[in-house]
RNA sequence: CACGACAAGGGCACACCCGUCGAAAGGCGGGGCCGCAAAGCCACGGGGCUACGGGGUUUCGACCCUAUGCCGGCCGGGCUGCCGAAG
Repeated sequence: CACGACAAGGGCACACCCGUCGAAAGGCGGGGCCGCAAAGCCACGGGGCUACGGGGUUUCGACCCUAUGCCGGCCGGGCUGCCGAAG
């Protein structure tokens, strides 16, 4: 250090369940465990999800398009940071 151990002491917390907010995606709190060396922070680029509203179609059942919404535990980038075996 751009490295990361059957190390030490700690940290976070997928699915799922409960409560709550939201139209939804999803967020928050509690439990939880799959996992994580940045699974800490930032929607800047790509990607993904949703569609209240708006637009279009309609056989009036519904369907399609659309981000300004959401995902940082999809990838990249930026900022910050604990520990120290091997290299």
Record summary
c-di-GMP-I-GGC riboswitch aptamer from a Bacillota bacterium, 87 nucleotides, folded computationally.